[in-house]
Context: one part of a larger RNA
RNA sequence: AGCGCACGGAGGAUGCCUAGGCACUAGGAGCCGAAGAAGGACGUGGCGAACAACGAAACUGCCUCGGGGAGCGGUAAGCACGCAUUGAUCCGGGGGUGUCCGAAUGGGGAAACCCGGCUGUCGUAAUGGACAGUCACUGUUAACUGAAUACAUAGGUUAACAAGAGGCAUACCAGGGGAACUGAAACAUCUAAGUACCCUGAGGAAGAGAAAACAAAAGUGAUUCCGUCAGUAGCGGCGAGCGAACGCGGAUUAGCCCAAACCAAGGAGCUUGCUCCUUGGGGUUGUAGGACGUCUCACAUGGAGUUACAAAGUUGUAGAUUAAACGAAGAGGUCUGGAAAGGCCCGCCAAAGAAGGUAAAAGCCCUGUACUUGAAAGUCUGCAGCCUCCGAGACGGAUCCUGAGUACGGCGGGACACGUGAAACCCCGUCGGAAUCCGGCAGGACCAUCUGCCAAGGCUAAAUACUCCCUAGUGACCGAUAGUGAAGCAGUACCGUGAGGGAAAGGUGAAAAGCACCGCGGAAGCGGAGUGAAAAAGAACCUGAAACCGUGCGCUU
Numbered sequence: 001a002g003c004g005c006a007c008g009g010a011g012g013a014u015g016c017c018u019a020g021g022c023a024c025u026a027g028g029a030g031c032c033g034a035a036g037a038a039g040g041a042c043g044u045g046g047c048g049a050a051c052a053a054c055g056a057a058a059c060u061g062c063c064u065c066g067g068g069g070a071g072c073g074g075u076a077a078g079c080a081c082g083c084a085u086u087g088a089u090c091c092g093g094g095g096g097u098g099u100c101c102g103a104a105u106g107g108g109g110a111a112a113c114c115c116g117g118c119u120g121u122c123g124u125a126a127u128g129g130a131c132a133g134u135c136a137c138u139g140u141u142a143a144c145u146g147a148a149u150a151c152a153u154a155g156g157u158u159a160a161c162a163a164g165a166g167g168c169a170u171a172c173c174a175g176g177g178g179a180a181c182u183g184a185a186a187c188a189u190c191u192a193a194g195u196a197c198c199c200u201g202a203g204g205a206a207g208a209g210a211a212a213a214c215a216a217a218a219g220u221g222a223u224u225c226c227g228u229c230a231g232u233a234g235c236g237g238c239g240a241g242c243g244a245a246c247g248c249g250g251a252u253u254a255g256c257c258c259a260a261a262c263c264a265a266g267g268a269g270c271u272u273g274c275u276c277c278u279u280g281g282g283g284u285u286g287u288a289g290g291a292c293g294u295c296u297c298a299c300a301u302g303g304a305g306u307u308a309c310a311a312a313g314u315u316g317u318a319g320a321u322u323a324a325a326c327g328a329a330g331a332g333g334u335c336u337g338g339a340a341a342g343g344c345c346c347g348c349c350a351a352a353g354a355a356g357g358u359a360a361a362a363g364c365c366c367u368g369u370a371c372u373u374g375a376a377a378g379u380c381u382g383c384a385g386c387c388u389c390c391g392a393g394a395c396g397g398a399u400c401c402u403g404a405g406u407a408c409g410g411c412g413g414g415a416c417a418c419g420u421g422a423a424a425c426c427c428c429g430u431c432g433g434a435a436u437c438c439g440g441c442a443g444g445a446c447c448a449u450c451u452g453c454c455a456a457g458g459c460u461a462a463a464u465a466c467u468c469c470c471u472a473g474u475g476a477c478c479g480a481u482a483g484u485g486a487a488g489c490a491g492u493a494c495c496g497u498g499a500g501g502g503a504a505a506g507g508u509g510a511a512a513a514g515c516a517c518c519g520c521g522g523a524a525g526c527g528g529a530g531u532g533a534a535a536a537a538g539a540a541c542c543u544g545a546a547a548c549c550g551u552g553c554g555c556u557u
Stems, first nucleotide, its partner, number of pairs: 001556009015542001016507002020478002022475007029467002031167002039101003042055003046079002050075002062095006071083003106115003116135007137164002139161007172203001173201005183190001187237001213220002224251005234242002255459003258403001262281009286437001288402004292396006302390004313386010324373002330346001332345004347364002349353001355367003408432007418444001439454005494501002514541001517528004
């Protein structure tokens, strides 16, 4: 030195565990903000720092209304001092306080700082000072003023306004912009894809929406979503690829309001007999409708309503929700054991045998669970009352009205499954530019016939999408190199000028019973003693693999 055996050290794999995650389900909720948000800074305790909580009324926070019932002063021991059956701590509803920064808004500024004006109060001999309120900009409305310029207008000043501003849930939605890699086995049309990404805006959903729609000789009757139609018809360097609709079956259902004609009132303009404006009535459609004229019925024992169709509420009641309450049955015997919930033997409850805990594995020990009960206050929903609102129809066919720089056309684009194609329909730019009910649009060039519909104004719940969040639950999901980056004070430590990047780190024991005391040692540590079932569980603490390092013995060289 090698090999072997035994015993150790070091190390932290493995096993077991779970305090944390992940994916979902059901219900709820889906916004907060100048009444100052989100997010922070700095403070607040008798005792250092941190986290959590709170805000100079500051860590038993203040007031109040309920619950609850014996301990309590967070994590967090200890010391000190207190609170509490005159009901504390704790849980829930409502309110008050809430420094400074931050849209930050009196002015400034290198965020959490500096410096002010005005009004009022306090204070000082006085100045300085303290406290409360107020002072940004924009918009709207009103009043007062007011140029060039006579009236006027622009502008200015003041007042009022829960008006706007900012945040976010890296989700869902609409709109405005808008790639490339890639695929086409290269590449340019094409694809990827109107995707990613940027911007704007909104809501709990958004958008769409009550036919100038489809269809086809038969009919349907707003929109949205799902299944099918169908990878069909089509589009396509007819390549790669892209890819409907009708119809059918379902989910959910809801329809309405203006403009105009005409009438009335008020006002304005000037060409004095018209025009325009405001308000109110009227009216809202395609088997055309309405105005207009004539006629009939009707004024509540009716209908409707806060979601569009007008718009405020209030009261009662029921349910839900935001704390809770009650809650059956073995301290059974015995065995093992440190410990019984385990084995054996005997009982009991069950509208409760979900689950968790208790010294191993408990329906009957504890917390609970099932059933049942419960709210002063707040919120939500339903119903009812009060309340609020409300006319329909026929006939006539002379006149009037029925959304104009619109429809549509040329040219250039976009979007439609549809790449210019025979290319309709829809949208935009530009140049032209109608008709007016004896009217107009569509039915995939275009024309005729036929059929359907009535554009150029607006609103509209549900069915649908998503999940930062709350409650309850589920898992042939993970189990500490896994599962969130984060099971421990993690977006921390640390790195970076910065944008940004970004960890590692779980387990004594049933219970600290966490080793009094003695010995060695400067200490660390160790040996006794003691606790414990176990200390080869001693905090570097469950188990404790391997690499690696030793000691002893044997064999070999």
This is a predicted structure of a 557-nucleotide part of an RNA (large-subunit ribosomal RNA, domain I) from Paenibacillus glycanilyticus. Rfam family: Bacterial large subunit ribosomal RNA. Lineage of the source: Bacteria > Bacillati > Bacillota > Caryophanales > Paenibacillus.